[in-house]
RNA sequence: GGGCAUGUGGCGGAAUUGGCAGACGCGCCGGACUUAGAAUCCGGUGGCCGAAAGGCCGUGUAGGUUCAAAUCCUAUCUUGCCCA
Numbered sequence: 001g002g003g004c005a006u007g008u009g010g011c012g013g014a015a016u017u018g019g020c021a022g023a024c025g026c027g028c029c030g031g032a033c034u035u036a037g038a039a040u041c042c043g044g045u046g047g048c049c050g051a052a053a054g055g056c057c058g059u060g061u062a063g064g065u066u067c068a069a070a071u072c073c074u075a076u077c078u079u080g081c082c083c084a
Stems, first nucleotide, its partner, number of pairs: 001083005007077001010026003019067001027045006046057004060076005
C1' cells in the first nucleotide's frame, strides 16, 4: 500500500426487511429481610436541563439519502486478521 472485519451506556451484549436504540445479564442506586452484613426478593438505572410534567441530545468521526438511519451511500479514524 491492497483486501476483510470491528466500533453501541460504567462493563459484557442485543435490536427480523430502514419504523419507540440500549432487550437481557453484570455493576450501581433505593427499599424489604437481618442485631449487623452477605445472600435473596422488590423497584429504579444512557447523558444533559428541570421541583415535576416534560424538553433536548445520543450507536467511532464528518457529511449524504429518506417522512424515518445503529442499519443504506461517500469520505475518514481506531483496533484486529490476511495479502504484498
Molecule: transfer RNA
Organism: Pseudomonadota bacterium